[in-house]
Context: one part of a larger RNA
Molecule: small-subunit ribosomal RNA, 5' domain
Organism: anaerobic digester metagenome
RNA sequence: GGAUGAACGCUGGCGGCGUGCCUAACACAUGCAAGUCGAACGUGAAGGACAAACUUCGGUGAGUCCUGAAAGUGGCGAACGGGUGAGUAACACGUGGGUGACCUGCCUCGAAGUGGGGGAUAACCACUGGAAACGGUGGCUAAUACCGCAUUGUCCUGUUGAGAUGGGAAUUUCAGCAGGUAAAGCUCUGGCGCUUCGAGAGGGGCCUGCGUCCGAUUAGCUAGUUGGUAGGGUAAUGGCUUACCAAGGCGACGAUCGGUAGCUGGUCUGAGAGGAUGAUCAGCCACACGGGAACUGAGACACGGUCCCGACUCCUACGGGGGGCAGCAGUGAGGAAUAUUGGGCAAUGGGCGCAAGCCUGACCCAGCAACGCCGCGUGGAGGAUGAAGGCCCUUGGGUUGUAAACUCCUUUUUAGGGGGAAGAGGAAGGACGGUACCCCUAGAAUAAGUCACGGCUAACUACGUGCCAGCAGCCGCGGUAAUACGUAGGUGGCAAGCGUUAUCC
Repeated sequence: GGAUGAACGCUGGCGGCGUGCCUAACACAUGCAAGUCGAACGUGAAGGACAAACUUCGGUGAGUCCUGAAAGUGGCGAACGGGUGAGUAACACGUGGGUGACCUGCCUCGAAGUGGGGGAUAACCACUGGAAACGGUGGCUAAUACCGCAUUGUCCUGUUGAGAUGGGAAUUUCAGCAGGUAAAGCUCUGGCGCUUCGAGAGGGGCCUGCGUCCGAUUAGCUAGUUGGUAGGGUAAUGGCUUACCAAGGCGACGAUCGGUAGCUGGUCUGAGAGGAUGAUCAGCCACACGGGAACUGAGACACGGUCCCGACUCCUACGGGGGGCAGCAGUGAGGAAUAUUGGGCAAUGGGCGCAAGCCUGACCCAGCAACGCCGCGUGGAGGAUGAAGGCCCUUGGGUUGUAAACUCCUUUUUAGGGGGAAGAGGAAGGACGGUACCCCUAGAAUAAGUCACGGCUAACUACGUGCCAGCAGCCGCGGUAAUACGUAGGUGGCAAGCGUUAUCC
């Protein structure tokens, strides 16, 4: 000098764009953050229309039709999106490969099919346990829920022969044999689905070369350890796991141990090499009160799912139950320090749905904060008796200083009034927002501070103080004329900021 997610002191007019718990991965009141589909299914509260029958003529109202809340079965989603950085020195990440060792819902393309049956069960009803959470027994019922049967194939398993490729484990083509596995309907008749196979796209799993902090005042480490065989397991390779066998494996090219740390694109600095760093944005990873486990599923060992143990906390009728903000707001605590319990789904994107649409604290906006960057303003021109006042003074004067007053002008801002968007690809539909922007009117009107002035370093005098009070980044000032302390005048620097502190280069 540059930089910052900054903080502190003094000061503070506006706008645009960004950014905003770096500390306690501390504890959390309250609300919201994941639903949707009636074109899968059975019910059907309330309401409306018609209406038999009854009627005290007010009405009650079987039944039919329409609309349709809510719960339930079922499907898809909930594994995305959002948060955090605790752990992790590791194939975690980055980069380049491999998979002849693999998976893939929805989507796209291609081929074929969608036949015929069955038994239940929730909702509901009845009874019933419990303070509650939540149940129990019996009975009724539906499906794209569940289960057999049939049938197809180039699918799967085993096997035979031939050909092609390959060093080979293998892959692939053709011809056979034996065995095995499918389906679901709805409909507004336009469609939407379902099953099997092949291919693709996108997504993932696993393996691997290289790279990735400090300490040797850590030198030896290792028993599923290293390898093999066999069984098991997985989508898949593999000590992944088990049994047996062998005795290996790693290490001064730093194993093991200890400390620290999410990694990267990037960011800051620097001429570069390098050094430091990893907020916001983007990619990957890990975690979801602490620890462990599996279930469901195409996908999780699952933040707002389940089970167990633990700590904490809440309810309780004391028998027993509930909870998890490192989602968005918000509260307490910690701290030098970090915002609203806001609006909207209008846009972009996501889930569900044929769609209309519903949901979406993702997102888009608004609010707060000079926290940062950028832009603008606080007026312009003229104006000397160089006014007054202040300060200095050798008392002559000098300086503040064209500065002010005063004259003329302008209106960015400001205030008042009027108009008023784009953002919405096709008719309507805009939270932002009566915002941006435009026009008119008024009037210099509403708007300057802060730090320094001994040298480094740009800017000097007076008074006060008297090694005191104090200053200070370094050198150093202050003990009676202090340009170094305090105040004043003046001057210099930067400016809606200025200075200090902290940290990096």